[in-house]
A computed fold for a 368-nucleotide RNA from an Acidimicrobiales bacterium, annotated as Bacterial RNase P class A. RNAcentral holds the sequence, with entries from ENA. Rfam family: Bacterial RNase P class A. It is annotated as a ribozyme. The coordinates come from a structure-prediction model, not an experiment, and the mean pLDDT is 75. A source record names the gene rnpB.

RNA sequence: CGAGCCGACCGGGUGGUCGCGGCCCGGACCGCAUGGCGGGACCGGGUCGAGGAAAGUCGGGACUCCGCAGGGCAGGGUGCUGGCUAACGGCCAGUCGGGGCGACCCGCAGGAAAGUGCCACAGAGAACAAACCGCCAAUGGCGAGCUCAGGCUCGCACAGGUAAGGGUGAAACGGUGCGGUAAGAGCGCACCAGCGAUCGGGGUGACCCGGUCGGCUUGGUAAACCCCACCCGGAGCAAGGCCGAGCGUGGGACAUGGGCUGCCCGCCCCGCCCCUUCGAGGGCAGUCCCCAGGUAGGCCGCUUAGAUGGAUGACCACCCCGCUUCGCAAGGAGCGGACAGGAUCCCGCUUACAGGCCGGCUCGCCGU
Numbered sequence: 001c002g003a004g005c006c007g008a009c010c011g012g013g014u015g016g017u018c019g020c021g022g023c024c025c026g027g028a029c030c031g032c033a034u035g036g037c038g039g040g041a042c043c044g045g046g047u048c049g050a051g052g053a054a055a056g057u058c059g060g061g062a063c064u065c066c067g068c069a070g071g072g073c074a075g076g077g078u079g080c081u082g083g084c085u086a087a088c089g090g091c092c093a094g095u096c097g098g099g100g101c102g103a104c105c106c107g108c109a110g111g112a113a114a115g116u117g118c119c120a121c122a123g124a125g126a127a128c129a130a131a132c133c134g135c136c137a138a139u140g141g142c143g144a145g146c147u148c149a150g151g152c153u154c155g156c157a158c159a160g161g162u163a164a165g166g167g168u169g170a171a172a173c174g175g176u177g178c179g180g181u182a183a184g185a186g187c188g189c190a191c192c193a194g195c196g197a198u199c200g201g202g203g204u205g206a207c208c209c210g211g212u213c214g215g216c217u218u219g220g221u222a223a224a225c226c227c228c229a230c231c232c233g234g235a236g237c238a239a240g241g242c243c244g245a246g247c248g249u250g251g252g253a254c255a256u257g258g259g260c261u262g263c264c265c266g267c268c269c270c271g272c273c274c275c276u277u278c279g280a281g282g283g284c285a286g287u288c289c290c291c292a293g294g295u296a297g298g299c300c301g302c303u304u305a306g307a308u309g310g311a312u313g314a315c316c317a318c319c320c321c322g323c324u325u326c327g328c329a330a331g332g333a334g335c336g337g338a339c340a341g342g343a344u345c346c347c348g349c350u351u352a353c354a355g356g357c358c359g360g361c362u363c364g365c366c367g368u
Stems, first nucleotide, its partner, number of pairs: 001364007009356002012319007020049008029039004051339001055350002058348005063236004075232005080094005095109001096107004110227002115225002117221003132166002134162003139159002141156006174192006193217002195214008240300004250290005257270003271284004320337007
């Protein structure tokens, strides 16, 4: 200098004018039980007023209501190990596997030797393997020849043997070599790879390192059923709590009374219906009083932003950054400056984002 990797941060600044929401102070106005208290759609001043993701509402929790003896089944979720955390599907560190020369990155990473299922197309055959081409002719068969006979030789490839070679496929039942065989084959052996058993060592553990033995050679798929281990009640702030009109429901009272009148007498009025000999009784309506539930509505939940149709904005000037353009230059002009906005709160994850800035590290080239 170039190409990269990782981590962290900022994400416009200053001033002016107008405007919005909460709180406080003062004033004006209104109300009342008036030296005071209260009110709100008024005025002035002060102060506070979105984010790194406020987003998606994906995981977890606080909080609230409902449900719940205990245990199991069903259903759902999580899935290498250790730790952190209130908890999580989160974070940190590690193990294993994969990628990169490297810094480093990625992984829904338990079990396929419990059982069941599936494996497209191609291919003869896709899981108790398989014979299309090829190879073989040991055994049986057929034919020919030789032989006194038993039998021998040659040929065919009908039965048959064969997984070495070709071909198909993502995948064809370890690899290389030697032996062996009719031809072949872990059929035998040596080495390598894997698996299992066992022993020793290291690590809390996942796991790692090494030795011995066994020809044991076993396909993939569990974001298929399933098995194993652990976890899990439901709904969510439109949760929920308090107050509570109006209408209506329910209960009670209504003639030893009330009105007219200064008082007494007297007079008048006190609804309607059923039943009744009259009292009485019952029902409906009316007036008054009372209880409960709870609608509208209000308050709380609700916050050092805290609204309740939801405020945090708009414009101007200068500065900052990028691009284009004019100019010899100084400098000027134009355009652009993202993603996005709370609604109970918190911890995470994921996704979106113009531009800027800091730190650490890797690889290559050059110079000393």